[in-house]
A computed fold for a 75-nucleotide RNA from Candidatus Mycosynbacter amalyticus, annotated as transfer RNA. Its mean pLDDT, the model's own confidence on a scale to 100, is 83. Its Rfam family is "tRNA". Rfam's curators write: Transfer RNA (tRNA) molecules are approximately 80 nucleotides in length. It is annotated as a transfer RNA. The same sequence occurs in records of 8 taxa. NCBI's taxonomy places the organism under Bacteria, Bacteria candidate phyla, Candidatus Saccharimonadota, Candidatus Mycosynbacter. The RNAcentral record of the sequence draws on ENA and MGnify.
RNA sequence: AGGGGUAUAGUACAGCGGUUAGUAUAUCGGUCUCCAAAACCGACGACCUAGGUUCGAUUCCUAGUACCCCUGCCA
Repeated sequence: AGGGGUAUAGUACAGCGGUUAGUAUAUCGGUCUCCAAAACCGACGACCUAGGUUCGAUUCCUAGUACCCCUGCCA
């Protein structure tokens, strides 16, 4: 320098252009218990950024940013 991939709760991941954006786990509260753990119930909390397309974008397109992989050049 070129090519490809990924970016969604604290963490790990789902998500057919119209879903109330979900699951697990963590955290917090409750039930239970002598106390805890486990179990059960509940709460909390997220679409990387900026544009564009569209009636409508987390989803498609462009650019950027961060991370990962491959190739090349110099040393």